Model confidence (mean pLDDT): 78 of 100.
Two RNAs folded together computationally: RNase P RNA and transfer RNA, 464 nucleotides in total.
Rfam match: Bacterial RNase P class A. Rfam classes the family as a ribozyme.
RNA sequence: CCAGACGGUCGGAUGGCCGCGCGCGGGCAAUGGGGAAACCCGUCCGCGUGAGGAAAGUCCGGGCUCCACGGGAAUACGGUGCCGGUUAACGGCCGGCGGGGGUGACCCUAGGGAAAGUGCCACAGAAAGCAAACCGCCUGUCGCUUCGGCGGCGGGUAAGGGUGAAAGGGUGCGGUAAGAGCGCACCGCGCGGUCGGUAACGGCGGCGGCAUGGUAAACCCCACCGGGAGCAAGACCGAGUAGGGGCGGCAUAUGGCGGAUUUCCGCGCCGCCGCCCGGGUGGGUCGCGUGAGGCGUUCGGCGACGGACGUCCCAGAUGAAUGGCCAUCUCCCGUUCGCGCUUCGGCGGGUACGGGGACAGAACCCGGCUUACAGACCGUCUGGCCUU
RNA sequence: GCCGGCUUAGCUCAGUUGGUAGAGCAGUUGAUUUGUAAUCAUCAGGUCGGGAGUUCGAGUCCCCCAGCCGGCACCA
Numbered sequence: 001c002c003a004g005a006c007g008g009u010c011g012g013a014u015g016g017c018c019g020c021g022c023g024c025g026g027g028c029a030a031u032g033g034g035g036a037a038a039c040c041c042g043u044c045c046g047c048g049u050g051a052g053g054a055a056a057g058u059c060c061g062g063g064c065u066c067c068a069c070g071g072g073a074a075u076a077c078g079g080u081g082c083c084g085g086u087u088a089a090c091g092g093c094c095g096g097c098g099g100g101g102g103u104g105a106c107c108c109u110a111g112g113g114a115a116a117g118u119g120c121c122a123c124a125g126a127a128a129g130c131a132a133a134c135c136g137c138c139u140g141u142c143g144c145u146u147c148g149g150c151g152g153c154g155g156g157u158a159a160g161g162g163u164g165a166a167a168g169g170g171u172g173c174g175g176u177a178a179g180a181g182c183g184c185a186c187c188g189c190g191c192g193g194u195c196g197g198u199a200a201c202g203g204c205g206g207c208g209g210c211a212u213g214g215u216a217a218a219c220c221c222c223a224c225c226g227g228g229a230g231c232a233a234g235a236c237c238g239a240g241u242a243g244g245g246g247c248g249g250c251a252u253a254u255g256g257c258g259g260a261u262u263u264c265c266g267c268g269c270c271g272c273c274g275c276c277c278g279g280g281u282g283g284g285u286c287g288c289g290u291g292a293g294g295c296g297u298u299c300g301g302c303g304a305c306g307g308a309c310g311u312c313c314c315a316g317a318u319g320a321a322u323g324g325c326c327a328u329c330u331c332c333c334g335u336u337c338g339c340g341c342u343u344c345g346g347c348g349g350g351u352a353c354g355g356g357g358a359c360a361g362a363a364c365c366c367g368g369c370u371u372a373c374a375g376a377c378c379g380u381c382u383g384g385c386c387u388u
Numbered sequence: 389g390c391c392g393g394c395u396u397a398g399c400u401c402a403g404u405u406g407g408u409a410g411a412g413c414a415g416u417u418g419a420u421u422u423g424u425a426a427u428c429a430u431c432a433g434g435u436c437g438g439g440a441g442u443u444c445g446a447g448u449c450c451c452c453c454a455g456c457c458g459g460c461a462c463c464a
Stems, first nucleotide, its partner, number of pairs: 001384010012329007020050009032041003052359001056370002059368005064230004069266007077226005082096005097111001098109004112221002117219002119215003134161002136157009169187006188210001189208003193204004234286004244277007255270004279463003293312008331356005337350001339348003389460007398413004407444001415431001417429003437453003441449001
């Protein structure tokens, strides 16, 4: 210098003018205004504060609220799935193990069980699941023969060909009529031993001639986790209506109901539940921001993270504020002009003009994941080339 | 804001336990007719919304996106 890997930060700045939401203070406006009521507040001035790294998708996990409830067991349903840790919790994150990829930094990995059972494996192929002789190879017998062989019937053989995603361990040597774990060595696989490790797992040596192919993001089995619905949850206030009707189910207190089902214990209520038709309103207040909170220092830990101390208060709208214009600067792109370096491909900084500055926007709140994103910057590391 | 569903030929829809994707209408060509329609025969047309994954193999199973559609409040 070129090419790359990983981690992180930011995501325009300053000033002026005009404007908006919320909070606080002050002045003016009171027998005040809007409204049916509940309830809400006008105008001027000042001060403070005012979107994000994803506020998004709503894919997971929690807080919170309701289902009047609490506890135990079972079933169904759903989810997760190597090991250890972290956390309020998680399918997240961190550190490891095994497998795969890359020269390397490093990256990817839904990774329990297929000897519990069931299903499926199309087409092709002889045979596709307690395997299978199509061609071939070897051989017995009979017949023919141009003496090379050919044909019929029968047997052996999974080494070779061919089909397929997959053909019942792989390579080599021996062995054999030809072959074959038939024998042996190495690799793979299984079983048990020992050592290291918390564990997943790894190392070493032993035994077994190899038996049960794949698929569980097919049913299923095992282990673990999970009650359901969601701020349009829910509470209160105001107004208004027909506090109405029909059908069905379970019951008539040794009973029924209690938000998946069954059952047991306690508890509550006395009718309960479901569907349909019809009526009224579409107003207000709370929930609503001190929180698993932010920042800084320090300690423990490889790390995720945790502890201590200090400091700060940091959006709360409801047709929904957080904006617009101008100037200067900054960043990027294009054109032009000239300069320096050059391995002649380009690179660097500069002048003038023009254009552009992404993705997107809180709506109960948090922790993650995923997806979108113009561009800028920082750190660590790897490979190649050149120079010293 | 929350919850649920759908996407297959030009249009409307099927598609079984995963095995080379069909139907009707529309379209092409031919026959029939004096000509058209209807009818008969024939042919073409699909990366199954997009992208990754599991599998030998994905319209189907799993994950992530995109687009479209539907439902919801309170009182009695």